[in-house]
RNA sequence: UUCGAUAAAGGCAAACCAUGGGCAACCAUGGGACGCAAAGCCACGGGUCCCGAUUAUCGGGACAGCCGGGUCGCCGAAA
Numbered sequence: 001u002u003c004g005a006u007a008a009a010g011g012c013a014a015a016c017c018a019u020g021g022g023c024a025a026c027c028a029u030g031g032g033a034c035g036c037a038a039a040g041c042c043a044c045g046g047g048u049c050c051c052g053a054u055u056a057u058c059g060g061g062a063c064a065g066c067c068g069g070g071u072c073g074c075c076g077a078a079a
Base pairs, nucleotide, nucleotide: 001078002077003076004075011036012035016031017030018029019028020027021026034065040071041070042069044068045067046066047063048062049061050060051059052058053057
């Protein structure tokens, strides 16, 4: 620098359930594993969703496990 095995250390945790928070999208914690090589982090571009105005735009928000982009990084392989 490139790559990710049917290997390996370590890790994350969808749906669903419980409790709590939020008008909502959704979030936190615990249980639980569908999956994940950045499923770590950042709403910068696009996208989806929610709320409110006013109407096809505007404002405020949610999603990083929708796709790009940025940034930091574990293990291993090859050169």